[in-house]
Molecule: RNase P RNA; transfer RNA
Organism: Gammaproteobacteria bacterium
RNA sequence: GAAGCUGGCCAGGCAAUCGCUGUCGAUGAUUAUCUUUGAUAAUUUUCGGGGGAGGAAAGUCCGGACUUCAGAGGGCAAGGUGCCAGGUAACGCCUGGGAGGCGAGAGCCUAUGGAAAGUGCCACAGAAAAUAUACCGCCCGUUCACUUUUAAAGUGGAUGGGUAAGGGUGAAAUGGUGCGGUAAGAGCGCACCGCGCUGAUGGUGACAUCAGUGGCAGGGUAAACCCCACCUGAAGCAAGACCAAAUAGGGAUCCUGAGGCGUGGCCCACGCUGGAUCCGGGUAGGUCGCAUGAGGUUUGUGGUGACACAGAUCCCAGAUGAAUGAUUGUCCAAGACAGAAUCCGGCUUAUCGGCCAGCUUCAUUU
RNA sequence: GCCGGAGUAGCUCAGUCGGUAGAGCAACUGAUUCGUAAUCAGUAGGUCGGAGGUUCGAUUCCUCUCUCCGGCACCA
Numbered sequence: 001g002a003a004g005c006u007g008g009c010c011a012g013g014c015a016a017u018c019g020c021u022g023u024c025g026a027u028g029a030u031u032a033u034c035u036u037u038g039a040u041a042a043u044u045u046u047c048g049g050g051g052g053a054g055g056a057a058a059g060u061c062c063g064g065a066c067u068u069c070a071g072a073g074g075g076c077a078a079g080g081u082g083c084c085a086g087g088u089a090a091c092g093c094c095u096g097g098g099a100g101g102c103g104a105g106a107g108c109c110u111a112u113g114g115a116a117a118g119u120g121c122c123a124c125a126g127a128a129a130a131u132a133u134a135c136c137g138c139c140c141g142u143u144c145a146c147u148u149u150u151a152a153a154g155u156g157g158a159u160g161g162g163u164a165a166g167g168g169u170g171a172a173a174u175g176g177u178g179c180g181g182u183a184a185g186a187g188c189g190c191a192c193c194g195c196g197c198u199g200a201u202g203g204u205g206a207c208a209u210c211a212g213u214g215g216c217a218g219g220g221u222a223a224a225c226c227c228c229a230c231c232u233g234a235a236g237c238a239a240g241a242c243c244a245a246a247u248a249g250g251g252a253u254c255c256u257g258a259g260g261c262g263u264g265g266c267c268c269a270c271g272c273u274g275g276a277u278c279c280g281g282g283u284a285g286g287u288c289g290c291a292u293g294a295g296g297u298u299u300g301u302g303g304u305g306a307c308a309c310a311g312a313u314c315c316c317a318g319a320u321g322a323a324u325g326a327u328u329g330u331c332c333a334a335g336a337c338a339g340a341a342u343c344c345g346g347c348u349u350a351u352c353g354g355c356c357a358g359c360u361u362c363a364u365u366u
Numbered sequence: 367g368c369c370g371g372a373g374u375a376g377c378u379c380a381g382u383c384g385g386u387a388g389a390g391c392a393a394c395u396g397a398u399u400c401g402u403a404a405u406c407a408g409u410a411g412g413u414c415g416g417a418g419g420u421u422c423g424a425u426u427c428c429u430c431u432c433u434c435c436g437g438c439a440c441c442a
Base pairs, nucleotide, nucleotide: 001362002361003360004359005358006357007356008355009354010353012331013330014329015328016327017326018325020052021051023049024048025047026046028044029043030042031041032040033039034038054337058348059347061346062345063344064343065342066236067235068234069233073268074267075266076265078232079231080230081229082228083097084096085095086094087093098112099110100109101108102107113227114226118225119224120221121220122219135167136166137163138162139161140160141159142158143157144156145155146154147153175193176192177191178190179189180188194216195214196213197212198211199210200209201208202207240288241287242286243285250279251278252277253276254275255274259273260272261271262270281441282440283439295314296313297312298311299310300309301308302307332335367438368437369436370435371434372433373432376391377390378389379388385422393409394408395407396406397405415431416430417429418428419427
């Protein structure tokens, strides 16, 4: 210098003018109440201070907080997750490790338990798709015909058997390679590799290494049912609580006390005593929930790390027709994806470009 | 905002334990008719919304994503 890997950060800047939103302080006005030269509350005028979208605010895919149902109980069912250990409020997230795979490497990827519990499926092709099996081929026997002077031998057909080495089919064919062995073959025997079992050692564990042993248990599929382990009550801020206002406590259908509802797949248990659905009627106003939080910044300590603990410091959007903008000037590298709505922790998806740190490979120079 | 559902031929819809995707209407060609319609015979038309994964193989199973549709407050 080039190519690349990993982690983190930024997300146009500055100035002027005019607005929007909520908050705090001052000030004036109106209304209400009272303990009445005043105080409090609500609304509002003017002025001033400081605040005002994101890394994803998104998808709503997970996990929690919070709220209501009964401060939620038992069983079945249903659903989810899936190597091991740890972190966490919790998780399907994160960290570290194991195993397997990819890459020359830094590194990256993996829904990564069980197919020697059971069931299902494997189209077409192929002999056979899982209790194995014999289409071609190879080998042995019997028999017939032919060649041949006869025998032996050979060729062809039929038939009985042996054989998974070879061919062919397929995504996949019953461990692989080699040597021996055999009529031909075959874990039939042996060596190495793979696999299973047992033991020892190391490790918290997943697992690894070593030794012995078994000729091999018998294909794939569990993002098919299933088995094993662990987890899950349901609904969601339009949850829910309070105040105010208004209307016809109306009509129809169904269920009835061994019922119905709370209760959501079922049963039990518990509570209540009428309830469910539809039609019709009324109001669609306000306050709270609602932002001090598993909060941010920084320092130190412990830990490989995720993270935890301690100290200091800061308050940093809160609407409800819904704010966060517009214009002008200027600078540069020329500005992407995109706009909070109960709040957090994650994941995923979208994203112009730029910066920093660590590392790998190649080339050149010293 | 929260929750739920659906994308298959031009249109309306089927398609179950994963094995080459169908029906009706519409379109086109031929027959019938003097001609048209109706009728009869036949033909074509699909990356199953998109991307990735599991699998030998995906409309179907899983994940992500795009588009469209529906529901919701309170009182009596």